[in-house]
Context: one part of a larger RNA
């Protein structure tokens, strides 16, 4: 000057504590180590690796293995030379590939030129190796409040000062004081959403008023509502009171749809961890080049005595199961949404309206309510696991996909030691949408429904922030 201290002060934050719900037990799914294997391709590894890259491993992906094939190459460019290109067919063969028959390309001032094909040469090619050679992108501390500069002053100087103090704030926020006076990136606003009104503008909405009416906003008709898309208003501690150094700023109030950054989210300083990535790209160096490179079939990434993280699902009666009945929002949709009608118990078939779409589909949300049952059993609770019989996708479902039906019904009766997430429309539940995608969601990303508890308080636990002490550490 840092950094560190099982030294001190002050002060934050689901840190802890309150309090609700999990995780550690079972069964499945997923990720990983560990074993295995011809291969089980690589990377990630305390927080910040382990449903992570993979927002789709049957082939392909694919980098991995076994075997078969190619070699100027599956791919780019230049130059030189030769040559009736591309396609059909036949042969071996899993394919690839390797061989043989056939027919013959465009443009021409004919000299040639230009795609293909072949031969040679400059070279092409690597998901090889090194993230400790490198950009570029990310994760963390960490949205924490800090990290600096000019000039000036102070020190021999390393450097201090400025940023330290008193208050205040979420905040290095803003007052105050002060040898310091300013200012940068950062905070904050400035952006999007979301919560209120108003204008404008209505092929969505509405009997709101009035007419028809097969009763469906269905048709005239209207934009008032509602909505949708633009603009704008509105919150500024602006008003009152009170406390405060007369400051900044704090406590209550009014009004107000809404307060004191109104709720979310984009945004992440200087820096740290030689943090991750040469297997997104990109590239230095170094390794290969009849192979560490191109291609195929086929396996394998799905292996299983085990371990461990990260979910599903449940152990039931605030609940299962049957019937009736009611209400969303984000979305998506043309070789696609697919509605209606038939057919099937059933996943699903056959046909096919409308829709390129606020106009048609997807789309009946489901928890919820109402009304039957079941009666506390390992059960009308749980579905794991097995067997048949089927669908759908796709060249192809044996290794290794989803889905239906009937049969079968394990384990489990609230989880030890530990341990996680949430502070409000949140937690918890509850069902919907998409993104990858042929086809396969307990993952991810979104959407809406119903909707809690509890916060004394800051001793400790855990990170951090600022002042100070100590130090044989840098």
């Nucleotide at each position: 000057u840092g950094a560190c201290g099982g030294g001190g002060g002050c002060c934050c934050g689901c840190a802890c504590a309150a309090g609700c719900a999990g995780u550690g037990g079972a069964g499945c799914a997923u990720g990983u180590g560990g074993u295995u294997u011809a291969a089980u391709u690589c990377g990630a590894c305390g927080c910040a690796a382990c449903g992570c890259g993979c927002a789709g491993a049957a082939c392909c992906u694919u980098a991995c293995c076994a075997g078969g094939a190619c070699u100027g190459g599956a791919c780019a460019c230049g130059c030189u030379c030769g040559u009736g290109a591309g396609c059909g067919c036949c042969g071996c063969g899993a394919a690839a590939g390797c061989g043989g028959c056939g027919g013959g390309c465009c443009c021409u001032u004919c000299g040639g030129g230009g795609a293909g094909c072949g031969a040679g040469c400059g070279c092409a090619g690597g998901u090889g190796c090194u993230g400790c050679a490198u950009g570029g992108u990310u994760g963390u501390c960490g949205u924490c409040a800090g990290c600096u500069c000019g000039u000036g002053u102070c020190g021999u100087g390393a450097g201090a000062u400025g940023u330290u103090g008193g208050g205040u704030u979420a905040a290095g926020u803003c007052c105050c004081g002060c040898a310091a006076c300013g200012a940068g990136c950062g905070c904050a606003a400035c952006c999007c959403u979301u919560g209120u009104c108003g204008u404008g503008u209505g092929u969505u909405g509405c009997c709101a008023g009035c007419g028809g009416u097969g009763c469906g906003g269905c048709c005239g008709g209207g934009c008032a509502c509602u909505c949708a898309c633009a603009c704008g208003a509105g919150a500024c501690u602006g008003c009152c009171g009170g406390u405060g150094a007369c400051a900044a700023a704090c406590c209550g109030g009014a009004g107000g749809a809404a307060g004191g950054u109104g709720g979310g989210g984009a945004u992440g300083a200087c820096g740290u961890c030689a943090a991750a990535u040469c297997c997104g790209c990109a590239u230095g160096g170094c390794c290969u080049u009849g192979a560490u490179g191109u291609u195929c079939u086929g396996g394998g990434c799905u292996a299983c005595a085990c371990a461990c993280g990260u979910g599903c699902u449940a152990c039931a009666a605030u609940g299962g199961u049957c019937c009736c009945g009611a209400c969303a929002a984000c979305g998506g949709g043309a070789u696609g949404c697919g509605a209606c009608g038939g057919c099937g118990c059933g996943a699903g078939c056959c046909g096919g309206a409308g829709c390129c779409a606020a106009u048609c589909c997807u789309u009946c949300a489901a928890a919820c309510g109402g009304g039957a049952u079941c009666u506390c059993a390992g059960u009308u609770c749980g579905g794991a696991u097995u067997g048949c019989a089927g669908g759908c996708u796709g060249c192809a479902a044996c290794u290794c996909g989803c889905c239906u039906g009937c049969a079968u019904g394990a384990a489990g009766c609230c989880g030890g030691a530990a341990u996680u997430g949430c502070u409000a429309g949140u937690a918890a539940u509850c069902g919907c949408c998409c993104a990858u995608c042929a086809g396969c969601a307990u993952g991810g990303g979104g959407c809406g429904g119903u909707g809690a508890a509890u916060u004394c308080g800051u001793u400790c636990c855990c990170g951090g922030g600022c002042c100070u002490u100590g130090u044989a550490c840098a």
Predicted 3D model of a 474-nucleotide part of an RNA (small-subunit ribosomal RNA, 3' major domain) from uncultured Sulfobacillus sp.
The full RNA is in RNAcentral, with records from ENA and SILVA.
The source organism's lineage runs through Bacteria, Bacillati, Bacillota, Eubacteriales and Sulfobacillus.
It matches the Rfam family "Bacterial small subunit ribosomal RNA".
The coordinates come from a structure-prediction model, not an experiment, and the mean pLDDT is 87.